This is a predicted structure of a 72-nucleotide RNA (transfer RNA) from a Patescibacteria group bacterium.
RNA sequence: CGGGGAGUCGUAUAAUGGCCAUUACUUCGGGCUGGGGGUCCGAAAAUCCGGGUUCAAUUCCCGGCUCCCCGA
Repeated sequence: CGGGGAGUCGUAUAAUGGCCAUUACUUCGGGCUGGGGGUCCGAAAAUCCGGGUUCAAUUCCCGGCUCCCCGA
C1' cells in the first nucleotide's frame, strides 16, 4: 500500500428491515437458611462515530476510527 472480516449492557453472546434489543455471568435489592454456601424472585445497564436510503435501520449504502487475517 492492496484485499477480506469484525465492532451490541462491565464481560461473552443472539437478533438480517417493524422488539420494551435476547440470554448467561457480574452488580444491586429481596425471599428460603441461625449464618455462610446454594437456590428462587425482581431491578440496573448496550447497538463504535458521522452522513444517506426508508413510513421505519442493530440490520442496507457511503465515509471515518479501532482490532484481526491474507498478500505485497
Annotation:
Its mean pLDDT, the model's own confidence on a scale to 100, is 80. The sequence was found in a public genome assembly. Rfam family: tRNA. From the family's description: Transfer RNA (tRNA) molecules are approximately 80 nucleotides in length. Its family is annotated with triplet codon-amino acid adaptor activity in the Gene Ontology.